Model confidence (mean pLDDT): 76 of 100. This is a predicted structure of a 74-nucleotide RNA (c-di-GMP-I riboswitch aptamer) from an uncultured Bacillota bacterium.
RNA sequence: AUGUAGAUUAGGCAAAACUAGUGUAAACUAGCGACGCAAAGCUAUAGGGUCUAAUAAGACAGCCAGUUGCAACG
Numbered sequence: 001a002u003g004u005a006g007a008u009u010a011g012g013c014a015a016a017a018c019u020a021g022u023g024u025a026a027a028c029u030a031g032c033g034a035c036g037c038a039a040a041g042c043u044a045u046a047g048g049g050u051c052u053a054a055u056a057a058g059a060c061a062g063c064c065a066g067u068u069g070c071a072a073c074g
Stems, first nucleotide, its partner, number of pairs: 002074003006070001012037002018031005035062001041067003047064002049060004
C1' cells in the first nucleotide's frame, strides 16, 4: 500500500418511547434511553428510492448506493 473478513484490541454511534423547543408538515435540536450497527462516519447538484407540502420547496444516509476510515490476519 492492497485484499479479506470482523467487534478477538482500544474505542465509537444511538432505534423506539418520554420531556422541552423549532417547523404547515415530513422531520430536526437538546436531555434521558438503548433496538441495534464493521462504517449506524461523510455525501441529498454523482445516481436511485421514500416521505411531507397551500405556494415555495423541504426532509430522510439506521433504504439502496458513492466515498473515506479502525485493531487484527494474509